Source information: This is a predicted structure of a 316-nucleotide RNA (Archaeal signal recognition particle RNA) from a Candidatus Bathyarchaeota archaeon. It is recorded under the gene name ffs. Its Rfam family is "Archaeal signal recognition particle RNA". On this family, see Wild et al., Curr Opin Struct Biol 2002: "Towards the structure of the mammalian signal recognition particle". The family's RNA type in Rfam is non-coding RNA gene. The RNAcentral record of the sequence draws on ENA.
RNA sequence: GCGGUGGGGGAUCGGGGAGCUAGCCGUUCCCUGUAACCCGAAAUCGGCUAUAUGCGGGGAUCCGUUAACCAGGGAGGCGAUGACCCGACCCAGGGUAGGCCUGGACAUAUCAACUUUGAACUCCUGACCCGUCGGGCCGGCGGAGGGGCGUCCCCCUCUGAAGAGAGGGGGCGACCUCCUAACCACCGAAACCGGUUAGGCUCGGGAGAGAGCAGCCGUAAGGUGGACGCUCAGGCGCUGGCGGGAGGCCAGGGGGGAGGAGAUUGUCCAGAAACCGCUCUGGAGAGGGUCAUCAACUCUCUUGGGAUGCCACCGC
Numbered sequence: 001g002c003g004g005u006g007g008g009g010g011a012u013c014g015g016g017g018a019g020c021u022a023g024c025c026g027u028u029c030c031c032u033g034u035a036a037c038c039c040g041a042a043a044u045c046g047g048c049u050a051u052a053u054g055c056g057g058g059g060a061u062c063c064g065u066u067a068a069c070c071a072g073g074g075a076g077g078c079g080a081u082g083a084c085c086c087g088a089c090c091c092a093g094g095g096u097a098g099g100c101c102u103g104g105a106c107a108u109a110u111c112a113a114c115u116u117u118g119a120a121c122u123c124c125u126g127a128c129c130c131g132u133c134g135g136g137c138c139g140g141c142g143g144a145g146g147g148g149c150g151u152c153c154c155c156c157u158c159u160g161a162a163g164a165g166a167g168g169g170g171g172c173g174a175c176c177u178c179c180u181a182a183c184c185a186c187c188g189a190a191a192c193c194g195g196u197u198a199g200g201c202u203c204g205g206g207a208g209a210g211a212g213c214a215g216c217c218g219u220a221a222g223g224u225g226g227a228c229g230c231u232c233a234g235g236c237g238c239u240g241g242c243g244g245g246a247g248g249c250c251a252g253g254g255g256g257g258a259g260g261a262g263a264u265u266g267u268c269c270a271g272a273a274a275c276c277g278c279u280c281u282g283g284a285g286a287g288g289g290u291c292a293u294c295a296a297c298u299c300u301c302u303u304g305g306g307a308u309g310c311c312a313c314c315g316c
Base pairs, nucleotide, nucleotide: 001316002315003314004313005312006311007310009063010062011061012060013059014032015031016030017029018028022049023048024047025046026045037058038057039056040055069305070304072301073300074299075298076297079294080293081292082291083290084289085288086287090283091282092281093280094279095278096277098276099275101271102270103269104268105267106266107265110263111262114259121255122254123253124252125251126250128245129244130243131242132241133240134239135238136236137235138234139232140230141229142228145178146177147176148175152171153170154169155168156167157166158165159164183226184225185224186223187222193218194217195216196215201210202209203208
């Protein structure tokens, strides 16, 4: 000096960012790497103090060769953070001379219902509305007045032996009549309206007469229908005259004498902000770019550390 064995020792088994902290690590989250650890506790936290770069227990590998390995320099660089800029797409709001939509006017290229059994246009009338004046039907309301006998009622006078007779006045009146639009038909029917009045009653010598119930006839009240009159800004999807109004649909008629409802297209005007487009403002925002900082990892350098470069034994 080289090799081997053993001992003792050194080193690696990850790093970075955020967070937390007075600060440094760890458990936590994120990024990234290796052939490369296991177990335990740890965010009201675990261990530490600028000598801080985890703690406790165990294990694996590498190394003394100018070593392993560590630090530093240089190059590259996954990725992260911050700032600035661009920014697809989206949301909200505003505007809009554009498009779309709506309306109007004009034009004409085109189509075209209809049209000489007659277009556009124009005039009149009707229907419609208003006013006014009627008619019809229905409804409602209504039943007058005058005069005149006998009869009947009341009063008065006279006569007679009773029943009663004669006369006068007044009134009512269903009767008659005149007038009126105020009448007709039917029903109805009065204890207490009228007429008639069997029987019976009364007066009477008799003749005769009287009052008068029932019944019958008639009538008032009442009811139905008709006619008539009156009345009403009562009613009626009845109807007419006159005047006025509007002028769109419809109908009829006159004039007129060939167009023309409408549609498409174009131009212009106006409106609307729902949609599209354009634009403005604001918000969010994937992604991209620039700058700055950090930065795992790879390569490389050797100035530095390890290192004053270990120990023992055996062999050559």